[in-house]
Context: one part of a larger RNA
RNA sequence: GAGUAGCGAAAAGGCAGGUGAGAAUCCUGCCCGCCGAAAGCCUAAGGUUUCCUGAGGAAGGCUCGUCCGCUCAGGGUUAGGCGGGACCUAAGCCGAGGCCGGAAGGCGUAGGCGAUGGACAACGGGUCAAGAUUCCCGUUCCACCUUGUCUCGUUUGAGCGAUGGGGUGACACAGAAGGGUAGGCCAUCCGGCAGUUGGAGUGCCGGUCCAAACGAGUAGGGUGUGCGACAGGCAAAUCCGUCGCACGUGAAGCCCGAGACGUGACGGGGAGCGAAAUUUAAGUAGCGAACUGGUUGAACCCAAGCUGUCGAGAAAAGCCUCUAGCGAGAGGCAAGGUGCCCGUACCGCAAACCGACACAGGUAGGCGAGGAGAGAAUCCUAAGGCGCGC
Numbered sequence: 001g002a003g004u005a006g007c008g009a010a011a012a013g014g015c016a017g018g019u020g021a022g023a024a025u026c027c028u029g030c031c032c033g034c035c036g037a038a039a040g041c042c043u044a045a046g047g048u049u050u051c052c053u054g055a056g057g058a059a060g061g062c063u064c065g066u067c068c069g070c071u072c073a074g075g076g077u078u079a080g081g082c083g084g085g086a087c088c089u090a091a092g093c094c095g096a097g098g099c100c101g102g103a104a105g106g107c108g109u110a111g112g113c114g115a116u117g118g119a120c121a122a123c124g125g126g127u128c129a130a131g132a133u134u135c136c137c138g139u140u141c142c143a144c145c146u147u148g149u150c151u152c153g154u155u156u157g158a159g160c161g162a163u164g165g166g167g168u169g170a171c172a173c174a175g176a177a178g179g180g181u182a183g184g185c186c187a188u189c190c191g192g193c194a195g196u197u198g199g200a201g202u203g204c205c206g207g208u209c210c211a212a213a214c215g216a217g218u219a220g221g222g223u224g225u226g227c228g229a230c231a232g233g234c235a236a237a238u239c240c241g242u243c244g245c246a247c248g249u250g251a252a253g254c255c256c257g258a259g260a261c262g263u264g265a266c267g268g269g270g271a272g273c274g275a276a277a278u279u280u281a282a283g284u285a286g287c288g289a290a291c292u293g294g295u296u297g298a299a300c301c302c303a304a305g306c307u308g309u310c311g312a313g314a315a316a317a318g319c320c321u322c323u324a325g326c327g328a329g330a331g332g333c334a335a336g337g338u339g340c341c342c343g344u345a346c347c348g349c350a351a352a353c354c355g356a357c358a359c360a361g362g363u364a365g366g367c368g369a370g371g372a373g374a375g376a377a378u379c380c381u382a383a384g385g386c387g388c389g390c
Base pairs, nucleotide, nucleotide: 013031014030015029016028017027018026032387033386034385035384040367041366042365046347047346050345051075052074053073054072055071056070060068061067080141081140082343083342084341085340087118088117092113093112094111098107099106100105122139123138124137125136126135142339143338144337145336146335147334148333149332150331151330152329159326160325164322165321166320167319168318172309173308174307175306178302179301180300183296184295185294186293187292189207193203209267213263214262215261220256221255222254223253224247225246226245227244228243229242230241232240233239269291272287273286310313353362354361369381370380371379372378
């Protein structure tokens, strides 16, 4: 320079009470304002204790501070079913032998690793100050083991069964229609209120519920069946494939298949009502009504379906089947038992991630209500969250 610029979005604060040495800034209440396809909620990455409680105020906080994502101390993350591993493979990577190179090293077979994909068994409610599909309650499922019982079988072979064969898994893009569900709205019914100008038929709140299992299997979609033959599927095959015959059609049979209905549920939730006790924590414990109909309606489910098109749209495991082979036990039901490792707090369009900052920037996915509207635009609002630290 200069007590100058600046104090980081123009969403906005006001009042009262409390605490305290001290309050525009902390806490509580009332009013006002802002967002509401977000400035709400869930979750991945990333962060790594920032979470909760008590205490503190030097420094950090662009002012203040009794407050904090700050300091100190204590506490907090509970899984057979959620995600990952004990399963599978993609790009890519590693790579026994091998090839190349003077070396360092490069490439690569078998093989392996590797989810962003495939496969695979749990839902609802309650609850600490802080965890929950993990704890608790209720209901349920998966794998394996044991016991009991019944049935079948032991060369007249039950059953299992490949690192092998076949099928399936298994996939593009576009479009249309149908059946549902979530959600919304209206009415019915139930409970509460009568608010100090008038006003008595109005105003306010809530209105349900899961998986699995069982029954019938629905809307709808797909598919010929049986017999015989064969030199193909690197051996074999009853499987697949090819050929022939018979019987048949918009039919039967078989397969797939949402949702609804009944059970689950004499359960849970639920507006509201609401204690006692205080040294130990109240809207807590406890009680608990109605819980029905119509309408609208998805981008979600049926559906990897159907139709069309050319650019012709992963793999492996798993599952089914076939033999090779193994073979004395196997299967159904009931009861009991066992079930390993890692993650799980909190932020997550942000003051906790990436930007040197408590930075008007950036950050994948899901949910995303009402009125008006074609709409997720726009305006106003709900739930919820904020008024951007002078």
Molecule: large-subunit ribosomal RNA, domain III
Organism: Capillibacterium thermochitinicola